[in-house]
RNA sequence: AACAGUUAAAUAUUAACCCCUCAUAUAAUGUUGGGAAUAUGGCCCAAAAGUCUCUACCCGGUUGCCGUAAACGACCGGACUAUGAGGGAAGUAUUCUGAACA
Numbered sequence: 001a002a003c004a005g006u007u008a009a010a011u012a013u014u015a016a017c018c019c020c021u022c023a024u025a026u027a028a029u030g031u032u033g034g035g036a037a038u039a040u041g042g043c044c045c046a047a048a049a050g051u052c053u054c055u056a057c058c059c060g061g062u063u064g065c066c067g068u069a070a071a072c073g074a075c076c077g078g079a080c081u082a083u084g085a086g087g088g089a090a091g092u093a094u095u096c097u098g099a100a101c102a
Base pairs, nucleotide, nucleotide: 003098004097005096009095010094011093012092013091014090018088019087020086021085022084023083024082025081026056029049031047032046033045034044035043041066042065050057058078059077060076061075062074063073064072
């Protein structure tokens, strides 16, 4: 000391990519319109609202209620997305390890 190296190690650093956790938002929510089913049923479509917010606005279960009509209720569990924080992993640099050669 070119170069090589992490199935040796340390330190520093990071807004590449990936994963996890937490916080905030939103209550995975309520409203309206049209259509559909009917106790073996209780849905489908659309719109606007809600967030210092893009997107999403569903799935499963328990229970009630409606005596056949047009209307559903309560509760439990489960995400994604946006932003921020932390961590992991990883990247990079240096030291380092090996080392042609001089």
The RNA shown here (Purine riboswitch aptamer) has 102 nucleotides and comes from Tenuibacillus multivorans.